[in-house]
Molecule: transfer RNA
Organism: Hyphomicrobiales bacterium
RNA sequence: GCCGCCUUAGCUCAGCUGGUUAGAGCGCUAGAUUGUGGAUCUAGAGGUCCCUGGUUCGAUUCCAGGAGGCGGUACCA
Numbered sequence: 001g002c003c004g005c006c007u008u009a010g011c012u013c014a015g016c017u018g019g020u021u022a023g024a025g026c027g028c029u030a031g032a033u034u035g036u037g038g039a040u041c042u043a044g045a046g047g048u049c050c051c052u053g054g055u056u057c058g059a060u061u062c063c064a065g066g067a068g069g070c071g072g073u074a075c076c077a
C1' cells in the first nucleotide's frame, strides 16, 4: 500500500426487513433492609449510536469519503 472485520451509556455488549420514544448486564446515585458493611429488593441518573456528506417522507440501520482499532497479505531493507 491492498483486503476483511469492528466503532452504540463509565465498562462489556445486544439492536430483526429503515418507522416515530435506543436497550441489557455490571458499575454509579438515592431509598428499603442491616448494629455497620456486604448481599438482596425498589427507584433514578447517564447517549454527538466515531466524524462529514449523500439517498429517503423518515437513517444507529443503506451508500460514499474520512478517523481510530484488530486481523490477513504484498513490497522495500
Stems, first nucleotide, its partner, number of pairs: 001073007010026004019057001028044005050066005